[in-house]
């Protein structure tokens, strides 16, 4: 925008009509494979390439606040003791004497309990000798088997005394820091002595030279082939290039081709 005699719907008739397979030709670009020829590689010799000498130019640094070279002392290195200093590793003793603490006897006392004696113990607790054997920290005892024991409990009229759990202290034991004692060690220091002493580093002596690229020359009794680069050889196993032939592949223009139901 059409919309019922449609620009819809069915059905019949005609006419047009691609891409893209497919074929032909040109053209390109890619791969493979063989051939040539060129260059690497490989070899030999040589330099305008390196490498060392010498001389010349022109510069650059640093040098009397002392260049360079000889020589001179030390040091740097090594071996050995010896002190230090660090670092492992192991150590914690020994004895008197009291006191405790078990066991036993004997005296006296109403109990509790005092008083003597003897015999073990003993890591603790006192003191004291000796030693290097010392000084912190943290752990650590149900009772049997330390000290001191609230409470509670035994004896007692009472004063008083016993036993003793728990907590606390504390021993053995273990843990840890320090000293200290002994032994080893060492990327360490100092002395002391021995070797070595090339090269390096510091000082000394001397008093003007030293040095460093760079450009030319001339030079290596046979100076080198690692870069450059020339010249000859050999070679076709590898590398890369270019040419061509063969084969594959894809793209690209142009002409054919593109049915019947």
């Nucleotide at each position: 925008c059409u919309g019922c005699u449609c620009c819809g719907c069915a059905g019949g008739g005609u006419c047009a009509g691609a891409u893209a397979a497919c074929c032909g030709u040109u053209g390109g670009c890619c791969c493979c494979u063989g051939c040539a020829c060129g260059g690497g590689c490989c070899c030999a010799c040589c330099a305008u390439c390196c490498c060392c000498c010498g001389c010349g130019c022109a510069g650059a640094g640093g040098g009397c606040c002392g260049u360079g070279a000889c020589c001179c002392c030390c040091g740097c290195c090594c071996c050995a003791u010896g002190g230090g200093g660090c670092c492992a590793g192991c150590g914690g003793a020994g004895g008197u004497g009291g006191g405790g603490c078990c066991c036993c006897u004997c005296u006296c006392g109403g109990a509790g309990g005092a008083g003597a004696g003897g015999g073990g113990u003993g890591a603790a607790c006192c003191a004291c000798c000796u030693u290097a054997g010392c000084c912190g920290g943290g752990g650590g005892a149900a009772c049997c088997u330390g000290g001191c024991c609230a409470g509670g409990c035994c004896c007692g009229g009472a004063a008083g005394g016993g036993a003793g759990c728990a907590a606390c202290c504390u021993a053995a034991c273990c843990c840890u820091g320090g000293a200290c004692g002994c032994u080893g060690g060492c990327g360490u220091u100092c002395a002391u002595g021995g070797g070595u002493c090339a090269a390096c580093g510091g000082g000394g002596c001397u008093g003007a030279g030293c040095c460093c690229g760079g450009c030319g020359c001339g030079g290596g009794a046979u100076g080198g082939c690692u870069c450059u680069g020339g010249u000859g050889g050999a070679g076709c196993a590898c590398c890369c290039g270019u040419g061509u032939a063969g084969g594959g592949g894809c793209c690209a223009g142009c002409g054919g081709g593109g049915c019947c139901g």
Molecule: Archaeal signal recognition particle RNA
Organism: Thermogladius sp.